[in-house]
This is a predicted structure of a 676-nucleotide part of an RNA (large-subunit ribosomal RNA, domain II) from a Clostridia bacterium. Taxonomically the source falls in Clostridia (Bacteria, Bacillati, Bacillota). The prediction has a mean pLDDT of 85. The RNAcentral record of the full RNA draws on ENA.
Context: one part of a larger RNA
RNA sequence: UCCGGCGAGUAUAUGUCACAAGCGAGGUUAAGUUAUUAAGUAACGGAGCCGAAGCGAGAGCGAGUCUGAAUAGGGCGUAGAGUUUGUGGUAUAUGACCCGAAACCGGGUGACCUAUCCAUGAGCAGGUUGAAGUGGAGGUAAAGCUCCAUGGAGGACCGAACCCACGUCCGUUGAAAAGGCCGGGGAUGAGGUGUGGAUAGCGGAGAAAUUCCAAUCGAACUCGGAGAUAGCUGGUUCUCCCCGAAAUAGCUUUAGGGCUAGCGUCUGCAUAGAGAUUACCGGAGGUAAAGCACUGAAUGGGCUAGGGGCCGCGAGGUUACUGAACCCUAUCAAACUCAGAAUGCCGGAUAAUUGUUGGCAGGCAGUCAGACAGUGUGAGAUAAGUUUCAUUGUCAAAAGGGAAACAGCCCAGAUCCACAGCUAAGGUCCCAAAUAUAUGUUAAGUGUAAAAUGAUGUGAAACUGCGAAAACAACCAGGAUGUUGGCUUAGAAGCAGCCACACAUUCAAAGAGUGAGUAAUAGCUCACUGGUCGAGUGGUUUUGCGCAGAAGAUAUAACGGGGCUAAACAUAUAACCGAAGCUUGGGCAGCAGCAAUGCUGGGUAGGGGAGCGUUCUUAACAGGGCGAAGCAUGAUCGAGAGGACAUGUGGACAGUUAAGAAGUGAGAAUGCCGGA
Numbered sequence: 001u002c003c004g005g006c007g008a009g010u011a012u013a014u015g016u017c018a019c020a021a022g023c024g025a026g027g028u029u030a031a032g033u034u035a036u037u038a039a040g041u042a043a044c045g046g047a048g049c050c051g052a053a054g055c056g057a058g059a060g061c062g063a064g065u066c067u068g069a070a071u072a073g074g075g076c077g078u079a080g081a082g083u084u085u086g087u088g089g090u091a092u093a094u095g096a097c098c099c100g101a102a103a104c105c106g107g108g109u110g111a112c113c114u115a116u117c118c119a120u121g122a123g124c125a126g127g128u129u130g131a132a133g134u135g136g137a138g139g140u141a142a143a144g145c146u147c148c149a150u151g152g153a154g155g156a157c158c159g160a161a162c163c164c165a166c167g168u169c170c171g172u173u174g175a176a177a178a179g180g181c182c183g184g185g186g187a188u189g190a191g192g193u194g195u196g197g198a199u200a201g202c203g204g205a206g207a208a209a210u211u212c213c214a215a216u217c218g219a220a221c222u223c224g225g226a227g228a229u230a231g232c233u234g235g236u237u238c239u240c241c242c243c244g245a246a247a248u249a250g251c252u253u254u255a256g257g258g259c260u261a262g263c264g265u266c267u268g269c270a271u272a273g274a275g276a277u278u279a280c281c282g283g284a285g286g287u288a289a290a291g292c293a294c295u296g297a298a299u300g301g302g303c304u305a306g307g308g309g310c311c312g313c314g315a316g317g318u319u320a321c322u323g324a325a326c327c328c329u330a331u332c333a334a335a336c337u338c339a340g341a342a343u344g345c346c347g348g349a350u351a352a353u354u355g356u357u358g359g360c361a362g363g364c365a366g367u368c369a370g371a372c373a374g375u376g377u378g379a380g381a382u383a384a385g386u387u388u389c390a391u392u393g394u395c396a397a398a399a400g401g402g403a404a405a406c407a408g409c410c411c412a413g414a415u416c417c418a419c420a421g422c423u424a425a426g427g428u429c430c431c432a433a434a435u436a437u438a439u440g441u442u443a444a445g446u447g448u449a450a451a452a453u454g455a456u457g458u459g460a461a462a463c464u465g466c467g468a469a470a471a472c473a474a475c476c477a478g479g480a481u482g483u484u485g486g487c488u489u490a491g492a493a494g495c496a497g498c499c500a501c502a503c504a505u506u507c508a509a510a511g512a513g514u515g516a517g518u519a520a521u522a523g524c525u526c527a528c529u530g531g532u533c534g535a536g537u538g539g540u541u542u543u544g545c546g547c548a549g550a551a552g553a554u555a556u557a558a559c560g561g562g563g564c565u566a567a568a569c570a571u572a573u574a575a576c577c578g579a580a581g582c583u584u585g586g587g588c589a590g591c592a593g594c595a596a597u598g599c600u601g602g603g604u605a606g607g608g609g610a611g612c613g614u615u616c617u618u619a620a621c622a623g624g625g626c627g628a629a630g631c632a633u634g635a636u637c638g639a640g641a642g643g644a645c646a647u648g649u650g651g652a653c654a655g656u657u658a659a660g661a662a663g664u665g666a667g668a669a670u671g672c673c674g675g676a
Base pairs, nucleotide, nucleotide: 001676002675003674004673005672006671011094012093013092014091015090016089017088018087019086020085021084022083023082026050027049028048032044033043034042035041036040054061055060064076065075066074067073097235098234100232104225105224106223107222108221109220115199116198117197118196119195120194121193124189126158127157128156129154133150134149135148136147137146138145162186163185164184166183167182169180170179201217203213204212205211210219238611239610240609241608242607243606248261249260250259251258252257262367263366264364265363266362267361268360269359274357275354276353277352278351279350280348281347282346283345290337291336295333296332297331300328301327302326306322307321308319309318310317311316370395371394372393373392374391375390376389378387379386400411401410402409415587416586417585418584420583421582422581426577427576428575429562430561431560435574436573437572438571439570440569441568447564453548454547457545458544459543460542461541462540463539464538465537466536474532475531476530477529478528480505481504482503485499486498487497511526515524588601589600590599591598592597612665614662615661616660617659618658619657620656621655623653630649631648632647633646634645636643637642
C1' cells in the first nucleotide's frame, strides 16, 4: 500500500407536536390478584392521573374573581373537547452518534537500575619522591643551627588492574534503545567494589543537574473512580423524487462557542380579491453637483476704527508699519448650507403584468470564519490577492460556451435521449468550426505591456503672415559715413562691462550692431537692400495613428503557437461559426386541473416524501441429492437502490407473498483484527 472481516443517532423514563385507533364530558388503569401457561394472553383491580372553572399572596369567593371606599375603571377568566394507547419527529435526564487527551482522586506494587546511609568483607602490578621523628658528627656556656645517616609521611609523583568519561572520528532501519577504535583523567583515597539491610510518590534521595527512584520523572508504576471531561480535530455505511439557506443584528469572561431574531422546509388555517413590479398621484429628506447667506479656512486690492513708530509740554498731528469690521475681486470644507437633484424610501385610487410569491399558528432545522468583481465612503501611501461599511452581481451551493490555461470576469442557469435547426458572449489564414466587400489610417511587427517629458514621423480640420507690384530657399553683389559714440580700461575700435528717449549723414539698403573672431585692430557673418530664378512658402491651434523614454534574474517567454503589412487599427455593409441557452421530435417525474392541457424539474448545509436490500420471527404457499445456499461466467430486466434466468462449480439447506422486530447497508476515522 492493497484485500477480507468488524466498525458510529441506541435504550428507558418524562414532556411536546404530527398521524392512526378506541371511548367521549368524560378518558384511563398502576402495583397486585385470578385463570391458563413454554413464552405469553385474558379477566379482575378505579388507588391514582388528565380533563370538565376560574380568580386571588392568602383567608376565601365563584361565572366570576382580584384590586379598590366604590355598584367606577382596570387585570385575569367565562361563548364546551378531552383522554388512553401506538408509531414517527424533537426536547430533557442518563456515557446518549463513535473514537481521542493532557490531567485529578483512591488503594496497592517497586531502592535486583539508580541516590544517600548502616553493618560486614575482600581488592589496589611496578617504579619515584623522601615530611616529622630518631642516631651520629661538627658547633655552642647550653641551645638554636649545619652536615651525614636512618626513617617512611602524603586527598604526593609516574603508571597497569580497577574506576571515570575530556576530544575527534566511526556508528545513527547501529554489532549496541548510548557502543567501538585512537588518545584522555583518577589510580592510599571526599577512592573503587561484593554481600546483607534502611529511606516510597501530597513521598524518598540528592558534593544541587528539575538529578535519580527498574530503558518511565516539574511528580514512578499498577488497578480502580471511568465510557472523567473535551465549546476541539477526525469519522459517521443503500437509492430516487420535491423545495432549498446562511456566513447578518442584539446579548454573551463573548469573539473558531452559544441564545433570540433574520433567511430554509413541512403541516394546518383563513382568505381579504392579499403580496410583488411598472405607469400615475401625494409625501418626508439634505446626499451628488453647486454655492458662500451662516460656521470656519483663504487670495489680491480699496476704505477705515484700534494698536505701534515719529513729532509735540499738551491738545493733537503724522506715518513706503500693522490692522478688526465694511466694500470689490478670485477660492475651499466629512463634522459649513441661502438653495438643491437623480436614484432610493413611505402612502395611495386606477390600469397592466405576475398568479399565492403575501398573512397567521405549529413541527424540524441549518447558518453567526464568507470570497471576489462593479459602484459610493472610511483606514492605509486616492499601496496590497490589504482592511471597515453600504449597495448590486457571481462563486459559495452552478455544470455548459468565451477569456490559451484561470471558484468570484463576459454569455448562459444542465429532467433524460437525438449524427436535427436558430442564436448569445466570442469569433471566421493554419493549429481549430466559420468571410467577404468598401473607404481610410499605421510602417512602429505598432498591433502583441507603461508615465512625466521630448521630437521638421505621418493623416485630417481650422485660423493666420508673406507672395506675379515676384514671396520662401539657393546663388551673385552691396552691407557705408560722423566714429575707435561717451565712459571705463594696459587696451575696449559694432561685438569684457556701464550709459543713452539708441543720434545723425549718404542711400536701393546698411544696427552706435546678430553670431563666431582678435591682446586690441584686422578679417568672416547676420539684420537690411538690389539682381538671377518663377509658385507657392512660413507660423499657430485642435485632432487620428505611430516614435523615443523602455534594464532582471533556468529558456524565445508582454499575440496561446505558427505566422501576418493585414491575418493590425477605425468606420460601414452583407454572411457564417458558435453553448447543456432557445426551437424541433420523443420519453420520465412533480404541481395545478374533472379533463383537455399548462407550468415546473442545477444544487451544499438543511426540511419533506417514496422506495431497494440485509438478519431474525409469525402465517400461508411453493422448492431442494433428478442437486439448496454460496462462488464463477454470460450482449438479461428495472429510473435507481437492486432483481431474474442459463451454464459450470458446490454438496444441504433455502425461497415467495402478507405482516412484525432490528446488533440493518462501509471507502475514508495517522480506525481495530487477520492476510498478501